[in-house]
RNA sequence: CUUCCGAAACGGCAAACCCAGGGCGACCUGGGGACGCAAAGCCACGGGCCAGCAGCGAGCUGGCAGCCGGGUUACCGAA
Numbered sequence: 001c002u003u004c005c006g007a008a009a010c011g012g013c014a015a016a017c018c019c020a021g022g023g024c025g026a027c028c029u030g031g032g033g034a035c036g037c038a039a040a041g042c043c044a045c046g047g048g049c050c051a052g053c054a055g056c057g058a059g060c061u062g063g064c065a066g067c068c069g070g071g072u073u074a075c076c077g078a079a
Stems, first nucleotide, its partner, number of pairs: 005077002012037002017032006035066001041072003045069003048064006
């Protein structure tokens, strides 16, 4: 120095819910708020789930990264 790993430390993010706004909706944005998180930073590539359209079936469009896998970047440094 790198990888694995996750004690400690500095910090970080922010579920549910509430308020305001956007959207047909899933859901998103801002503020409050903390359930938790060592990638709960980012990416919709694969699986899955959710919504809209249609519906015999198939499909199309959108969403969830805090559902799993994968990719990529990264703070600290004990065993």

Model confidence (mean pLDDT): 90 of 100. The RNA shown here (c-di-GMP-I riboswitch aptamer) has 79 nucleotides and comes from Desulfobulbaceae bacterium UBA2262. The sequence was found by an Rfam model in a public genome assembly. Its Rfam family is "c-di-GMP-I riboswitch aptamer". About the family: GEMM was predicted in a large-scale screen for bacterial structured RNA regulatory elements. Taxonomically the source falls in Desulfobulbaceae (Bacteria, Thermodesulfobacteriota, Desulfobulbia, Desulfobulbales).